This is a predicted structure of a 378-nucleotide RNA (Bacterial RNase P class A) from Aeromicrobium sp. The model forms 96% of the base pairs in the Rfam consensus. The sequence was found by an Rfam model in a public genome assembly. NCBI's taxonomy places the organism under Bacteria, Actinomycetota, Actinomycetes, Nocardioidaceae, Aeromicrobium. The coordinates come from a structure-prediction model, not an experiment, and the mean pLDDT is 76.

[in-house]
RNA sequence: UGAGUUGGCCGGGCGGCCGCGGCAGUCUUCGGAUUGUCGAGGAAAGUCCGGACUCCAUAGAGCACGGUGGUGGCUAACGGCCACCCACGGUGACGUGCGGGACAGUGCCACAGAAAACAGACCGCCAGCGGCCCUUCGGGGUGCGGGUAAGGGUGAAACGGUGAGGUAAGAGCUCACCAGCACGAUCGGUGACGGUCGUGGCUCGGUAAACCCCACCGGGAGCAAGACCAAGAGGACGUUUCGGCGUCUGCGCUGACGGGCUGCUCGUCUGUAUCAGCGGGUAGGUCGCACCGAGGUGUCCAGUAAUGGGCAUCCCAGAUGGAUGGUCGCCUAUCCCUUCGGGGAAGACAGAAUCCGGCUUAUAGGCCAACUCAUUCG
Numbered sequence: 001u002g003a004g005u006u007g008g009c010c011g012g013g014c015g016g017c018c019g020c021g022g023c024a025g026u027c028u029u030c031g032g033a034u035u036g037u038c039g040a041g042g043a044a045a046g047u048c049c050g051g052a053c054u055c056c057a058u059a060g061a062g063c064a065c066g067g068u069g070g071u072g073g074c075u076a077a078c079g080g081c082c083a084c085c086c087a088c089g090g091u092g093a094c095g096u097g098c099g100g101g102a103c104a105g106u107g108c109c110a111c112a113g114a115a116a117a118c119a120g121a122c123c124g125c126c127a128g129c130g131g132c133c134c135u136u137c138g139g140g141g142u143g144c145g146g147g148u149a150a151g152g153g154u155g156a157a158a159c160g161g162u163g164a165g166g167u168a169a170g171a172g173c174u175c176a177c178c179a180g181c182a183c184g185a186u187c188g189g190u191g192a193c194g195g196u197c198g199u200g201g202c203u204c205g206g207u208a209a210a211c212c213c214c215a216c217c218g219g220g221a222g223c224a225a226g227a228c229c230a231a232g233a234g235g236a237c238g239u240u241u242c243g244g245c246g247u248c249u250g251c252g253c254u255g256a257c258g259g260g261c262u263g264c265u266c267g268u269c270u271g272u273a274u275c276a277g278c279g280g281g282u283a284g285g286u287c288g289c290a291c292c293g294a295g296g297u298g299u300c301c302a303g304u305a306a307u308g309g310g311c312a313u314c315c316c317a318g319a320u321g322g323a324u325g326g327u328c329g330c331c332u333a334u335c336c337c338u339u340c341g342g343g344g345a346a347g348a349c350a351g352a353a354u355c356c357g358g359c360u361u362a363u364a365g366g367c368c369a370a371c372u373c374a375u376u377c378g
Stems, first nucleotide, its partner, number of pairs: 001374010012331007020039008041349001045360002048358005053222004060266004065218005070084005085099001086097004100213002105211002107207003122152002124148003129145002131142004160178006179203001181200008226287004235278001238275001241256006257271005295314008332346001334345004
């Protein structure tokens, strides 16, 4: 200097005038006026996860169903984050992973090919054995019986690789080295796992983002949750279930039956109203609702980090046909021109609706830091 990898930040600012919404103070003719102060995001988006909170409800167990899937740590929790292990990709920084199990079982691997799991002979190789033919009796031929899978071919994949010996020709048949697998020993690590050495059968496919098995986790519904006020025809009715035991004759216990708790079972609660229907009212208001919060900001300590703790400081929207707008001036990231005085243009994705922690997606333009590779100079 160029090319890359990873992480982070900003994404307009200041002031005046007019105009909006909340809160507080003051005044009020109760209509409002006025002063101060606060007022959309890094994703507010998607609604994909996890919770806080509310109700079912006084709570459970099992099955079904759903989710996750290497190890360790963080967290309220998670399918999140951090670090590490393994596999694959990359020269590398680094990136990716539906990362437990194929020796529990079932299924699938098209076409091609001889053959796709204990498979198999298309082109081939073999005259050692048996048979057949010839023979100068030395032998020769024949792949018929038989042997073979090293060579060639097909395919994504063909029952380890290279070399040597051996054989009729071949084959881990034997041996050396290597890979893999199993067993054992030892070292390092919290662990997943990794290194070294030894022995051995010589080597028994892939696929679970197929069904499945294993381990762990999971009540349901959701702020339109829910609470209160107002309104209303405090409407008119139906059912005080059945059996047994006890009894102070008020009732109690228990079984059946009905109802609630998710889909089921057990269990549990309940039985004159919260049950089963019919009819009417409810288009209103307050709370939930911005709150001391799994809060924000700054700094120190511990930790590789995620994160945790200490100290200091701050209160940062609460609307409900749903608030942030308009205008003027100055500055300005960036771009173009320049006589270097300046002039012109110009800002993406996009708006809270109970809240929080994540993930994913969109984003004009700009800035910062670390690391890797290549080239050049000192």